RNA sequence: CACGACAAAGGCAAACCAUCCGCAAGGAUGGGACGCAAAGCCAUGGGUCCGUUCCCAUACAGGAACGGAUCGCCAGGUUACCGAAU
Numbered sequence: 001c002a003c004g005a006c007a008a009a010g011g012c013a014a015a016c017c018a019u020c021c022g023c024a025a026g027g028a029u030g031g032g033a034c035g036c037a038a039a040g041c042c043a044u045g046g047g048u049c050c051g052u053u054c055c056c057a058u059a060c061a062g063g064a065a066c067g068g069a070u071c072g073c074c075a076g077g078u079u080a081c082c083g084a085a086u
Stems, first nucleotide, its partner, number of pairs: 002086001003083002011036002016031006034072001040078003044075003047070009
């Protein structure tokens, strides 16, 4: 440095509920734990979701562009506790 223990000290907090913000996706705070060795941070590439405009269209559906969200979807970047085995 990689790596990840029936190790040690800890950490985070899904769903759901309450309140608030947002057109929405979703977010914040508190409660709560499904889980997580980066479930710390970053929206860089992709995926997914939402909104607006346009195309198509009887409508649904589909397509394009723009804006937004998601890091607990995947990948990448970056920082970090411990030190078994390798």
A computed fold for an 86-nucleotide RNA from Singulisphaera sp. GP187, annotated as c-di-GMP-I-GGC riboswitch aptamer. Rfam family: c-di-GMP-I-GGC riboswitch aptamer. The literature on the family includes a 2017 paper in Proc Natl Acad Sci U S A by Weinberg et al., "Bioinformatic analysis of riboswitch structures uncovers variant classes with altered ligand specificity". It was read from a public genome assembly, where an Rfam model found it. The source organism's lineage runs through Bacteria, Planctomycetota, Planctomycetia, Isosphaerales and Singulisphaera. The coordinates come from a structure-prediction model, not an experiment, and the mean pLDDT is 89.